[in-house]
Context: one part of a larger RNA
RNA sequence: GAGUAACGAAAGGCGAGUGCGAAACUCGCCCGCCGAAUGCCCAAGGUUUCCUGAGCAAUGCUAAUCAGCUCAGGGUUAGCCGGGACCUAAGCCGAGGCCGACAGGCGUAGGCGAUGGACAACUGGUCAACAUUCCAGUGCCACCACCAAGCGUUUGAGCGAAGGGGUGACGCGGAAAGGUAAGCGGACCGUGGCGAUGGUCGACCACGGACAAGCGCGUAGGGCGGUCUCCAGGAAAAUCCGGAGGCCAUAUAAGCCUGAGACGUUAUGUCAGCUGGCUUCUGCCGGCGAGCCGCCGACCCUAUGCCGCCAAGAAAAACCUCUAGCGAGCUUAGGUGUGUGCCCGUACCAAGACCGACACAGGUGGGCAGGUAGAGAAUACCAAGGCGAUC
Numbered sequence: 001g002a003g004u005a006a007c008g009a010a011a012g013g014c015g016a017g018u019g020c021g022a023a024a025c026u027c028g029c030c031c032g033c034c035g036a037a038u039g040c041c042c043a044a045g046g047u048u049u050c051c052u053g054a055g056c057a058a059u060g061c062u063a064a065u066c067a068g069c070u071c072a073g074g075g076u077u078a079g080c081c082g083g084g085a086c087c088u089a090a091g092c093c094g095a096g097g098c099c100g101a102c103a104g105g106c107g108u109a110g111g112c113g114a115u116g117g118a119c120a121a122c123u124g125g126u127c128a129a130c131a132u133u134c135c136a137g138u139g140c141c142a143c144c145a146c147c148a149a150g151c152g153u154u155u156g157a158g159c160g161a162a163g164g165g166g167u168g169a170c171g172c173g174g175a176a177a178g179g180u181a182a183g184c185g186g187a188c189c190g191u192g193g194c195g196a197u198g199g200u201c202g203a204c205c206a207c208g209g210a211c212a213a214g215c216g217c218g219u220a221g222g223g224c225g226g227u228c229u230c231c232a233g234g235a236a237a238a239u240c241c242g243g244a245g246g247c248c249a250u251a252u253a254a255g256c257c258u259g260a261g262a263c264g265u266u267a268u269g270u271c272a273g274c275u276g277g278c279u280u281c282u283g284c285c286g287g288c289g290a291g292c293c294g295c296c297g298a299c300c301c302u303a304u305g306c307c308g309c310c311a312a313g314a315a316a317a318a319c320c321u322c323u324a325g326c327g328a329g330c331u332u333a334g335g336u337g338u339g340u341g342c343c344c345g346u347a348c349c350a351a352g353a354c355c356g357a358c359a360c361a362g363g364u365g366g367g368c369a370g371g372u373a374g375a376g377a378a379u380a381c382c383a384a385g386g387c388g389a390u391c
Base pairs, nucleotide, nucleotide: 012030013029014028015027016026017025031388032387033386034385039368040367041366042365045349046348049347050074051073052072053071054070055069059067060066079140080139081345082344083343084342086117087116091112092111093110097106098105099104121138122137123136124135125134141341142340143339144337145336146335147334148332149331150330151329158326159325163322164321165320166319171309172308173307174306177302178301179300183295184294185293186292188209189208190207191206192205193204194202210270211269214265215264216263221258222257223256224255225248226247227246228245229244230243231242233241234240271291273288274287275286276285277284278283310313354363355362370382371381372380373379
């Protein structure tokens, strides 16, 4: 320079409380803002920032009794969520091997490696802080044991590959259908209300009318011909796949496979709402309790479906099947069980907690998607919910 610039997009007001101290903290009432977000859930990343108590020197662009700050204590509970004890992709490692002055490079077998495949849990309640993890209820998966039933012992029950085959298994575009969620309405049902001012016991007002996995049933829809014989293929074998032939069917067929939803059950339960008593003011113990009808309707489900097209759209395991092989006891689609069920993650933020030197007008992947108007996820106003952005 100068008590100058600046104090980083933004709405606060009043009352009460706490306190040495209050524009900013807490509570209440009013007002305002977001609402395809400024709400809710998750991935990455962060790594205790979470909750409680005690603080205000510093941090906070001012103050601070407040805090993502300081100090202390506490907090993350899983067979079924995610990952591992399963599988493989790009890529990486790589026994032998090849190459290379050394270091090392490449790479077969093999392995590692999710952002993909496979795979068993739902509803309600609860803590100051966790919950598909705890608790209540109801389930499911694998294995084990027992019971029961059945089959077999060379006339072979059953198991069964690190091998064969199938499946898994995938593009883009399009169309219609059947459903469900969500929403809306109800003169129906439940609970409560009855008017400070003309009216309001009424077709009045306000709120509510909810519910999963699992199990049973097997529907709308979608797909597949069946059987017998033979065979130089599938690097051995095969009853499997493939090829050839015969017979039967040839249809809106039968049969088989798949398959939403509805319905029933779960549920004589839970829950919304209303309400009584007690109370340390925060909880505890109870009571009542409708739970229906219609409209609309998804980008969700059936559906990895169907139809069309050419540019022709991962792999492996699980799974099914076939033998090779093993083989004397074995199997189960049945029941029972205070039988067994390992390791890691689980708090909190998702923007003031991540990436930007900052509590930075920037950046950051996925999911959810209410009402009125609207073609709409635009826009405007609102709901749930969240905020009033630290002078």

RNAcentral holds the full RNA, with entries from ENA. The part of an RNA shown here (large-subunit ribosomal RNA, domain III) has 391 nucleotides and comes from a Dehalococcoidia bacterium. Taxonomically the source falls in Dehalococcoidia (Bacteria, Bacillati, Chloroflexota). Its mean pLDDT, the model's own confidence on a scale to 100, is 81.